[in-house]
A computed fold for a 74-nucleotide RNA from a Microcaldota archaeon, annotated as transfer RNA. Rfam family: tRNA.
RNA sequence: GCCAAGGUAGCUCAACCUGGGAGAGCAAUCGGCUGAAGACCGAUGUGUUGCCGGUUCAAAUCCGGCCCUUGGCA
Numbered sequence: 001g002c003c004a005a006g007g008u009a010g011c012u013c014a015a016c017c018u019g020g021g022a023g024a025g026c027a028a029u030c031g032g033c034u035g036a037a038g039a040c041c042g043a044u045g046u047g048u049u050g051c052c053g054g055u056u057c058a059a060a061u062c063c064g065g066c067c068c069u070u071g072g073c074a
Stems, first nucleotide, its partner, number of pairs: 001073007010026004020057001028044005050066005
């Protein structure tokens, strides 16, 4: 340099193909239980969807450019 996959909550990942309410598990916080803690039960999403621009009534999703990570080729 070229090719492919990926970047969404603190972490691991869905939703993308087929545009319309941003979600799950774990963690965390608060409450219950307990002498206390763990376990268990209840409640709470905390997010410019990597960045910029375009298309659209509407973009995590489609299009273009860029950045980063991993793998492959040279």

The prediction has a mean pLDDT of 82.
The sequence is in RNAcentral, with records from ENA.